RNA sequence: GCACGCGUAGCUCAAUGGUAGAGCAUUCGCCUUAUACGCGACUGGUUCUAGGUUCGAGUCCUAGCGCGUGCA
Numbered sequence: 001g002c003a004c005g006c007g008u009a010g011c012u013c014a015a016u017g018g019u020a021g022a023g024c025a026u027u028c029g030c031c032u033u034a035u036a037c038g039c040g041a042c043u044g045g046u047u048c049u050a051g052g053u054u055c056g057a058g059u060c061c062u063a064g065c066g067c068g069u070g071c072a
Base pairs, nucleotide, nucleotide: 001071002070003069004068005067006066007065010024011023012022013021018055027041028040029039030038048064049063050062051061052060
C1' cells in the first nucleotide's frame, strides 16, 4: 500500500429496519454467630465520530478514527 472483519453497560457478548437486552461485576436485601457459597432486587447506554437513505437506523449506504487478520 491492497483486501477482509470488528467497534453496543465497568467486562464478555446478543439484538428480522419497529420499546437497546443477557451473563458476570458494582450496590442493596435474604441466608449465616460471622465470612464465603447460594437466592432475590436495583442500578448502569451520546450503540466509535460525522453525514446520507427511510415514517422509523445499533442494523442499510458514504467518509473518517481505532483495533485485528491476510497479502505484498